Annotation
A computed fold for a 1523-nucleotide RNA from an uncultured prokaryote, annotated as small-subunit ribosomal RNA. Its mean pLDDT, the model's own confidence on a scale to 100, is 82.
RNA sequence: AGAGUUUGAUCCUGGCUCAGAACGAACGCUGGCGGCGUGCUUAACACAUGCAAGUCGAACGAGAAAGUUUCCUUCGGGAAACGAGUAGAGUGGCGCACGGGUGAGUAACGCGUAGGUAAUCUACCCUUAUAUUUGGGAUAACAUCGCGAAAGCGGUGCUAAUACCGGAUACCCUUCAUUUCUGCCGGGUUAUGGAGGAAAGGUGGCCUCUUCAUGAAAGCUACCGUAUAGGGAUGAGCCUGCGUACCAUUAGCUAGUAGGUGGGGUAACGGCCCACCUAGGCAACGAUGGUUAGCGGGUCUGAGAGGAUGAUCCGCCACACUGGAACUGGAACACGGACCAGACUCCUACGGGAGGCAGCAGUGAGGAAUAUUGCGCAAUGGGGGGGCAACCCUGACGCAGCGACGCCGCGUGGGUGAGGAAGGCUUUCGGGUCGUAAAGCUCUGUCAGAAGGGAAGAAAUGCUUAUAGGUUAAUACCUUGUAAGUUUGACGGUACCUUCAAAGGAAGCACCGCUAACUCCGUGCCAGCAGCCGCGGUAAUACGGAGGGUGCAAGCGUUGUUCGGAAUCACUGGGCGUAAAGGGCGCGUAGGCGGCCAAGCAAGUCAGAUGUGAAAGCCCACGGCUCAACCGUGGAAGUGCAUUUGAAACUGCUUGGCUUGAGUAUCAGAGGGGAAAGUGGAAUUCCCGGUGUAGAGGUGAAAUUCGUAGAUAUCGGGAGGAAUACCGGUGGCGAAGGCGACUUUCUGGCUGAAUACUGACGCUGAGGCGCGAAAGCGUGGGGAGCAAACAGGAUUAGAUACCCUGGUAGUCCACGCCGUAAACGAUGUCAACUAGGUGCAGGGGGGGGUGAUCCCCGCUGGGGCGCAGCGAACGCAGUAAGGGGACCGCCUGGGGAGUACGGUCGCAAGAUUAAAACUCAAAGGAAUUGACGGGGGCCCGCACAAGCGGUGGAGUAUGUGGUUUAAUUCGAUGCAACGCGAAGACCACUAAAUGGUCUUGAAAUCCCGAAAAAGGCACCCCUUGGAAACUUGGGGGUCAGCUUAGAUGGAUCGGUGACAGGGGCUGCAUGGCUUUCGUCAGCUCGUGUCGUGAGAUGUUGGGUUAAGUCCCGCAACGAGCGCAACCCUUGUCCUUAGUUGCCAUCAUUUAGUUGGGCACUCUAGGGAGACUGCCGGUGUUAAACCGGAGGAAGGUGGGGACGACGUCAAGUCAUCAUGGCCCUUAUGUCCAGGGCUACACACGUGCUACAAUGGCCGGUACAAAGGGCAGCAAUACCGCAAGGUGGAGCGAAUCCCAAAAAGCCGGUCUCAGUUCGGAUUGGAGUCUGCAACUCGACUCCAUGAAGUUGGAAUCGCUAGUAAUCGCGUAUCAGCGUGACGCGGUGAAUACGUUCCCGGGCCUUGUACACACCGCCCGUCACACCACGGGAGUUGACUGUACCUGAAGCCGGUGGGCCAACCUUCGGGAGGCAGCCGUCUAUGGUAUGCUCGGUAACUGGGGUGAAGUCGUAACAAGGUAGCC
Repeated sequence: AGAGUUUGAUCCUGGCUCAGAACGAACGCUGGCGGCGUGCUUAACACAUGCAAGUCGAACGAGAAAGUUUCCUUCGGGAAACGAGUAGAGUGGCGCACGGGUGAGUAACGCGUAGGUAAUCUACCCUUAUAUUUGGGAUAACAUCGCGAAAGCGGUGCUAAUACCGGAUACCCUUCAUUUCUGCCGGGUUAUGGAGGAAAGGUGGCCUCUUCAUGAAAGCUACCGUAUAGGGAUGAGCCUGCGUACCAUUAGCUAGUAGGUGGGGUAACGGCCCACCUAGGCAACGAUGGUUAGCGGGUCUGAGAGGAUGAUCCGCCACACUGGAACUGGAACACGGACCAGACUCCUACGGGAGGCAGCAGUGAGGAAUAUUGCGCAAUGGGGGGGCAACCCUGACGCAGCGACGCCGCGUGGGUGAGGAAGGCUUUCGGGUCGUAAAGCUCUGUCAGAAGGGAAGAAAUGCUUAUAGGUUAAUACCUUGUAAGUUUGACGGUACCUUCAAAGGAAGCACCGCUAACUCCGUGCCAGCAGCCGCGGUAAUACGGAGGGUGCAAGCGUUGUUCGGAAUCACUGGGCGUAAAGGGCGCGUAGGCGGCCAAGCAAGUCAGAUGUGAAAGCCCACGGCUCAACCGUGGAAGUGCAUUUGAAACUGCUUGGCUUGAGUAUCAGAGGGGAAAGUGGAAUUCCCGGUGUAGAGGUGAAAUUCGUAGAUAUCGGGAGGAAUACCGGUGGCGAAGGCGACUUUCUGGCUGAAUACUGACGCUGAGGCGCGAAAGCGUGGGGAGCAAACAGGAUUAGAUACCCUGGUAGUCCACGCCGUAAACGAUGUCAACUAGGUGCAGGGGGGGGUGAUCCCCGCUGGGGCGCAGCGAACGCAGUAAGGGGACCGCCUGGGGAGUACGGUCGCAAGAUUAAAACUCAAAGGAAUUGACGGGGGCCCGCACAAGCGGUGGAGUAUGUGGUUUAAUUCGAUGCAACGCGAAGACCACUAAAUGGUCUUGAAAUCCCGAAAAAGGCACCCCUUGGAAACUUGGGGGUCAGCUUAGAUGGAUCGGUGACAGGGGCUGCAUGGCUUUCGUCAGCUCGUGUCGUGAGAUGUUGGGUUAAGUCCCGCAACGAGCGCAACCCUUGUCCUUAGUUGCCAUCAUUUAGUUGGGCACUCUAGGGAGACUGCCGGUGUUAAACCGGAGGAAGGUGGGGACGACGUCAAGUCAUCAUGGCCCUUAUGUCCAGGGCUACACACGUGCUACAAUGGCCGGUACAAAGGGCAGCAAUACCGCAAGGUGGAGCGAAUCCCAAAAAGCCGGUCUCAGUUCGGAUUGGAGUCUGCAACUCGACUCCAUGAAGUUGGAAUCGCUAGUAAUCGCGUAUCAGCGUGACGCGGUGAAUACGUUCCCGGGCCUUGUACACACCGCCCGUCACACCACGGGAGUUGACUGUACCUGAAGCCGGUGGGCCAACCUUCGGGAGGCAGCCGUCUAUGGUAUGCUCGGUAACUGGGGUGAAGUCGUAACAAGGUAGCC
C1' cells in the first nucleotide's frame, strides 16, 4: 500500500466482499511447562449457610461459671482462695456517612474543564490563647412481680458516670445601636454600650509549699480528655461560563410559572416555601415531548483528523427488595440503622412475628458463557476502626485454588548419517517424492521426574540496657531522639542452587482466484462446499479421503462485535449537463457575506508570562525480576481552559469622508411583455334560396354514414363560435409558465447617449408571500371546429387498440380552486477574471462621398465555430461544464417507494413532507467491436422477373419416419439427413435376435515343459453323434543349419500367468477426414500515428472491377493468407513421329483387303497464339469502360482441379487412429437357420406413363468414352427368346463386348382407357451360385390395374446449356429405374432490380453479446416471506379531575400526664401523650394522549423450477418513445 466482483471487451460512477488490528469473549479440534494479568457483558432475578464493624475497664456501676487447691461435713454438701475484677450483658464515648458492591435510574450543573462563594459548614488531626468553677435530679444493668408460643413488653424498687440538668465567670464569640479606617456593590476593620452563650473528668508519678504526718490527702507535676475563641489542613455544600446522544413524522411550552415586596426555613444564596403585587418567562442558536444512555481519566482502531467504546485500575455521581418520609449525627434522609405502605419468602400455639448478598465465598434460575462455601492479618515504610498502649477487629488487602481467557517466555532435541532402506503416494514405468527425514553412530540436559540444600519479602511496635535533650522543686515520672540486643512469614520447604538418571514423557489446525501452498482416488447438479466471485451434470488443485507442500504454532480455525481499508457523510478530504443529485419561477424576513480613504477601540486574531490540565496509562531514558510480559524511578507530552502583559496588519465595532457598486432625474428607441374595450378578413359548420343529378364520403381494401324526402358539386344571402394563413426567421419580448390579425386606453420591464444628484443604500436568501402549461374541480354563460368517454363499421386467432363514420364532457368566456409536467439548457442566483475569428437583432459614435450607400469603433441581446483549460467519455469552451469568490437548494447502491403511517393543504382528484421490514450483487453513465432491424444508401447471385422442362395427382423402384417383430443391428435429422455411410444384405458380409459350442481363447508377444530312439503332435484321409461348429475312434505323416557329444534356433503341442479380444460407451475428452456459409471477397499482421482505454487508422472516401481488381486521394507506410495467374482439359495453327491409325495420288480387293505412301484425318510429344497489344470515343492526362479492326479464339475464350481467417461443441469412436470408462467361461470367439427385404400409413428422391412432335412393324445412317485372361468372346449351329453348344481372335489404336438410339425412308393405328400405359397375377423357362422358399436377374405365353397432364405449394436451368436420345464403367458369382462418365440431336428467354431469398461494403438505432430462434412487461394460478389497513381485544407509560389518606416532619390544641429550674409550695416556666389540620406514598373512580402485542378479513410488495394469457418496451420494436 491494495485486491475480487456489473461488460464480448473498455473507461467511469457505485455498492457488496476480502486481506489488518483488537476483545472481560463463546464454540469446534487439539493440548507439555512456567511467569504476569484476568474471569456473570444475561435476571438491579430469588437466595440456604458461614463470615464481611467493632472497640475502649486509663468514662461508669454491677459481676459469674467450669476447673484446681485448702478447710469443714450430718458425706447429701458447704465455705474460702485461685480462676478473676476474667467471660458475658448493661450505661457512656468514638466508629458505624470510611472501606467493599452495582450501574437500575439520570440527557441533568449528573459529569468534564475553568472559575466564584464578600452566600457557607467542617468531628477526628496540627497550631495559638485562655479555662477546666459550683450544684442538682434521675436511669439502665441488677432484684422482684406479671403478660406472651415466640419476638418481646410492662409494673414496682436500688444505683454510678466523661450520661442528663441548673447557676457563676468569659476582652476576644453571636447579635443590635453608634463610630474610625478601608475594599471588587453586599463586606472587612477600630472603639463604646446593651443583651445572650462554656466545661468532665481519668491515669501515672512526687512531697517543694499547707494538713494529718511510716505515708497519705489537699496540692504539685506529666500525659490523655473536656470547654471557649482564632488560625491551618482536610473534606463537603451551593452558584456560574463553556462542552456533553438521537428524533422536527415532537413546534409551541409554562400559574409557583417569570419577577418584585415582606416573611418563614437552611450551615448557606435562592419561589426553596408562604402572603400580596405585576404579567411575565422559555423557544428554530431547537423550548416542550419521545427514545436511548451513568460521566470522565482512559481503552481499541486510525498516518492523522476522526470513529467506536466506558470490563479490570483511578476520580466523580447515583442506587441498596419497590415506593414514601424522617430521626440521630460534624456529615445520611444512612447497603449489613429505625418507621410506614406494597410485593415476595420464612416461623407460628393463628393471636402475632421475622427477613432483604448490586460485601466475600456459595446455591438455584437465566444464558453461548464467567471461578473456592480456601489460608492469613506476615506485608500495605503503621491500609482502616477503637484504645495511652499491649492489643482486638478487618472476605479492604496479601496469598493460594480453578479456567490456554489474554499477554510473555521455554521446550518437544543437537551433530553426523545414501544401501537415497523399508513403507506410503505418484508415474510417461525410466523414475520422482516424503528424504538426512528415519534407522545406525555420537553429543547435550532446558522443562517435567527423584534426592539434597534453601532465601529476599521484617520495616517497625513493645520490652531491656546505655545515652542526649525537654518538662519540673526534682538526677522521680513522663516524653522526644540516637545506639545495641530481643520478638513477628499466610504464601512455603515456595523461588533459586546442586546432584542423579534419561532422547527417554510433550503437535496440532487452515490451502481454486483474492491468498503463501497440488497431485491421486471416490462421487457424478447427487452428496456436499461457499467470505465475495462461484464450484459439483464421469477426467473436480473448489465436495469426501489419502499423499505432498505452504502458513501459523500450544495453539489453530469458526462465530460475534469495533475501528480500518471506506476519499462509501469527504474539517483534513467528495459531488450535482447525461451516472444519485439545481428548488418550476420570482419578491423578500431572519441569517451569512460585503467597495475606497482616515482615525480610535481591542471582541475575534497573534506573541510572551503565570496558574491549572490528579495519579495510573501512552511516549522517552535509566533501572529490578536470568530475558520478556510485568514492575520501579525520573522526564516529556497533555494540541485545553483561565488570568495577565503587549501588538494593531486583517475581520469586527464607533466616528468622519469618497464615488467606481447600487439607485434617481433628462432625451431617444425596439418589442407576439401584461390587462381591458372595440373592429376586421379568410376558412370550417349550419340555415335559406337558385342551378343540377346519382351518387357522395371514406380506406391498404371496405363498411358503418349521407343521398331520389334531391346529397356531393356549384352560385347568392344569412347565423354563430373559435383560431388569426402569408410576413415568420437557431428573429423579438417576458422571472418562469408563456406571448402572434388590427385599433384605442391603462401599465411593467429593457437598451442607448450625455450630464446632474444620493453616497454602500449591496449580493444571496432557511421559513414566508406571490406567480405558475395542460388536464381536472365548483358556479354561471357559450358551443363552429376538434374531441377523452361512448356507439357503430372494419382489421384480427382475439382487437375493450391502431384505421373509418359519428359523438358527450372538455377545449372558449367570467369568477373561484388545484399547484403539478421530460415546469429541460435535464446546467441555481450574483459580480469580477481568462486567445481569437464569424453571422443575426436593437441603439450610439467616427471617416469618405452630392447621394443610393461603403468602411471603422464601442455597448446590449441572442446564435454558430474554435485555443488554453476542464471532463469517464460525449462534449463545454467570455451566454463555461475553465480558474477563483459569496449565499441558497440537493445527493450518498438497485428494488421495496416517492409507497405506508403521521402531519399540513385541498370540495374532490390529489399534492407536500417522508420511512422501515424484506430482497438482490449488482442497478447505472459514456464510449468500443460485433450481431440484428417489418432503418437508410450502394452492389452482386437462375434471387426475382422473362422463358423451357419438371416435382406435388397415378403405378412402381429406392431411402426415411412410424408401426410391427424374437430381431426388423447401427449411424445420418432444416437448408447442409432421407437412390445418404452402402461402387451393389439369398449364405457370408453382420455388428441386432434365437439356439448350440470354446475359455490364454479365431490371430500377437513373453515364460515353463515335452519331443525328434519309441510313442505322440501339426497336416492329410476315413469314421461315430450332430443342423453345423464341435466331438469319438482309426490310418498315413514325422524338422533345419552348425565345430553334429551337445547346445541353439525355428515351426508344433501341452500348461500357468502376464495378456489378447470388444462394430461395447463417450464425436460434448480427441487426431485425421468431411459438409456448410462460399469461389462469397474478404481475413489479418509489423512499424508509425490517434485515443486514459476497449480500440481506431491502414481496410474509410472518389471512380472502376468478377474480385480488398486496379487508379487517384488520404497519418499512414509496408507485408501476409485469400482473388487473379502458374496446373489439367477443350477450341486454331506449326513442328516431330507414322503402327495396330489414315488413303489424296498409283495398283489391287467383297472389304485400306494387300502393295505403296505419311499429304490429310487421327494419335501424342514439343511449340506458337490473346496481351485491352492496335485504332476511335468517354473518363481526372488515371484505372477502366464502350465501339471497331485483325484473328480459330477478345476482354477471366469454355470446363476442371484449387476453398482465406473463421462459424455451426455441424458429421464421423461403425473406415482408421486414440485418452478415459466398462466386459473378461463374456459385451470375447465359432456355428446353424432366420432377420436387416415386415406394412394400416406419412414424407423425400427417381423411373415409366397418361399418348399422334406418338405407338407398332419393316428398311436404312452417323458416335464418343471405356472394359477384357478365374476375362471379353467373333464366325457357325440349336432354341420364339432368355440362352445353350462350340471356340477363331485378343493381355488389345490390331481381336472382342458392340446392336448405338433418337434420326431418315416406307407402312399401319385415328383420339378410344385405345394397337396408349404397363402394374399385378397365373403358367412355362434360362443364367449365376453350395443354395434363388422367405429373398436374384432375365425370357416366353397369358393377364392388362391406376393413370386422360396433376390442389395449395415447390424444384432445375442463361448455350453446345435446358430438354431429349442412346452408350460405357466401377462394385460384382449374379443382380440397379441408383452413382460416375461418354457422345448424338439441340432450343426459348433475360425489359429490368420494385418485390421474395441469400450475400458483400458504408452508415444509423439498440435495453441484443448463448448476439432477434435475442431481450423483455403485466394480469391470473400455486408456494413461502416481511409489511400496511382492520370490527375489536390486551398490555405498558403518562396527563387531567375527584375520592381515600399510612408513617412522618411541621403547625394548632393539649381538658390528660410530667424528676431537675423558679416558687409565696397554691402553682408557674417548660415538656410529653392524645386529638385536629396542611403536605403526601399507596390504592380507587372517571376520562384522555402516546407506544406496543394480537385478530376474522383485506391491500399491495418481494422471492420462487421448464405454469396460463397475451406482446407493452428495446430496431422506425412493426401505431416513435417518454413525462